[in-house]
RNA sequence: ACGCGUGCUCCGGGGUCGGUGAAAGUCCGAACCGGCGGUGACAGUCCGCGACCCGGUCGUCGUCCACACGAGACGCCCGGCUGACCCGGUGGAACUCCGGGACCGACGGUGAAAGUCCGGAUGGGAGGCAGCACGCGC
Numbered sequence: 001a002c003g004c005g006u007g008c009u010c011c012g013g014g015g016u017c018g019g020u021g022a023a024a025g026u027c028c029g030a031a032c033c034g035g036c037g038g039u040g041a042c043a044g045u046c047c048g049c050g051a052c053c054c055g056g057u058c059g060u061c062g063u064c065c066a067c068a069c070g071a072g073a074c075g076c077c078c079g080g081c082u083g084a085c086c087c088g089g090u091g092g093a094a095c096u097c098c099g100g101g102a103c104c105g106a107c108g109g110u111g112a113a114a115g116u117c118c119g120g121a122u123g124g125g126a127g128g129c130a131g132c133a134c135g136c137g138c
Base pairs, nucleotide, nucleotide: 002137003136004135005134006133007132008131009130010128011127016030017029018028019027031116032115033105034104035049036048037047038046044103045102053080054079055078056077058075059074060073061072085101086100087099088098089097107119108118109117
């Protein structure tokens, strides 16, 4: 240096200008953004994963309480739900590249409806030939 194991850490982008209005980063006109793995060649729209949300088992906390049942909160695991693309070109190969035209984006909040603001979140998290430490192998 390399391989394996364990622990810890790290890792998401985007509202600018104008209009209407009492009020809009939420509406209207234009603008801007795109997590992770896979794939005959590079993907927001293909196949999957994660996040949000819902249900279940179990556990913890906890209100009440003599105890139990039962309200509620949280966590692991299991299950469910989960958006959107076409045409032309190049090529051996592309719904991934090039050209053109489209489309999509959890929940709660808000003087007015949010992918872009605020919040749960100083959270969770796929995945990583990312970093550190330790152990083993070589």

The prediction has a mean pLDDT of 79. A computed fold for a 138-nucleotide RNA from Haloactinopolyspora alba, annotated as FMN riboswitch aptamer (RFN element). Taxonomically the source falls in Haloactinopolyspora (Bacteria, Actinomycetes, Jiangellales, Jiangellaceae).